Transfer RNA from a Candidatus Bathyarchaeales archaeon, 75 nucleotides, folded computationally. It matches the Rfam family "tRNA". It is annotated as a transfer RNA.
[in-house]
């Protein structure tokens, strides 16, 4: 230097094919509820510039463009 693949809340993670109303589980966190108390169950609640930056649309996690970072592979 070429292809190919990831990148989404403190950690994981589905979602992209087919663009559409608040993004969504799990862990954890915090608060209530339970208990003599903790833990565990159970109710709820906060966290999100979907890597970045452009375009393209009414409208973009998605579809187009460049970019950074990771891993494979070829040279």
């Nucleotide at each position: 230097g070429c292809c190919g693949g990831a990148g989404u809340a403190g950690c994981c993670u589905a979602g992209a094919c087919u663009g559409g109303u608040u993004u969504g589980g799990g862990c954890g966190c915090c608060a209530g509820a339970c208990u003599c108390a903790u833990a565990a169950c159970c109710u709820g609640g906060a966290g999100g510039u979907c890597g970045c930056g452009g375009g393209u649309u009414c409208a973009a996690a998605u579809c187009c463009c460049g970019c950074c970072u990771c891993c494979g592979g070829c040279a």